[in-house]
RNA sequence: GCCCCCUUAGCUCAACCGGCAGAGCAUCUGACUCUUAAUCAGGUGGUUGGACGUUCGAGUCGUCCAGGGGGCA
Numbered sequence: 001g002c003c004c005c006c007u008u009a010g011c012u013c014a015a016c017c018g019g020c021a022g023a024g025c026a027u028c029u030g031a032c033u034c035u036u037a038a039u040c041a042g043g044u045g046g047u048u049g050g051a052c053g054u055u056c057g058a059g060u061c062g063u064c065c066a067g068g069g070g071g072c073a
Stems, first nucleotide, its partner, number of pairs: 001072007010025004019056001027043005049065005
């Protein structure tokens, strides 16, 4: 220098062919318990890495940029 993959909640990851952004863990509250832990129930938490574009509608498609990983030279 060229090519490919990844970036979504605090963490690990889903989200089909473009149509309401979810789960587990963590955290908070409650139940249970002599207390704690465990268990159970409920809640909070998101500019989907950034910008622009296409579209009635973008996590998903296109362009550029940033970060991470890999391959070739």
A computed fold for a 73-nucleotide RNA from a marine sediment metagenome, annotated as transfer RNA.
The RNAcentral record of the sequence draws on MGnify.
Model confidence (mean pLDDT): 80 of 100.
Its Rfam family is "tRNA". It is annotated as a transfer RNA.